[in-house]
Molecule: TPP riboswitch aptamer (THI element)
Organism: Kiritimatiellales bacterium
Order: sequence, then structure tokens, then C1' cells
RNA sequence: CCUGUUCGCUAGGGGAGUCCGCCCACGGACUGAGAUUCCAACCCUUGGAACCUGUGCGGGUCAUGCCGCGAAGGGAAGCGACUUGUUCCUCUC
Repeated sequence: CCUGUUCGCUAGGGGAGUCCGCCCACGGACUGAGAUUCCAACCCUUGGAACCUGUGCGGGUCAUGCCGCGAAGGGAAGCGACUUGUUCCUCUC
């Protein structure tokens, strides 16, 4: 210097869906790491689909940003440990 489904510190970014009980409150169901989110927790930080705006094809659901494959733009970082590999220098044989 390099590697990483790893860990830590500091800093930063982010999320309020769908359905049912008429509505609010409250409760229940589905998906999810997280579903009102002050705090805390959780996820993500440029090798960035965390998240925001818009979107194509197919499937599925009572319904949904539920699932699969694509895909334009935006989007918040530094340090250390461990680790992989390589190079250079020094010492010894």
C1' cells in the first nucleotide's frame, strides 16, 4: 500500500407503509433491522438501492413502496484494531 458479509471510536445521514375494528384515540393483522421515530433501538455513510423523487417487466395480496428481475437522478466519512496479499528497508544464518 492492498483485501474484508469483521470489530471499535468519533461524526453524520435515514425511515411514520398497507389492511381491519365507521373516524380520532386505542387495539389487532401483514411486510421489514426498524412501522409516530423526543430519547432509546435499528439501518446506512461514496466500493453509497439506508433513504428521497420518478419508473419498466413479471408474479402475488383484502391491501401495500408484498416478492423477483431491471433501471434514471439525488443521497451522509474520518480514524483505529484485526485480517488477506504484495513491496521496500534492516538484522541474523